[in-house]
RNA sequence: GGCCUUAUCGUCUAACGGUUAGGACGGAGCCUUCUCAAGGCUCAAAUCGGGGUUCGAUUCCCCGUAAGGUCA
Repeated sequence: GGCCUUAUCGUCUAACGGUUAGGACGGAGCCUUCUCAAGGCUCAAAUCGGGGUUCGAUUCCCCGUAAGGUCA
């Protein structure tokens, strides 16, 4: 340098073009307990950046950025 793949809460990970963007762990609050742990309930927290297509984009296309793989 060519080609391919990936990018979503703090972490890991789901999501037929129409979802309240879901779950687990972690965090906060409440309940329970003499206290702690465990358990239960509730809450906060995310779509890599910029364009395009579309009535509508996390999803499709293009260009970047970052990471990984492969060939030279």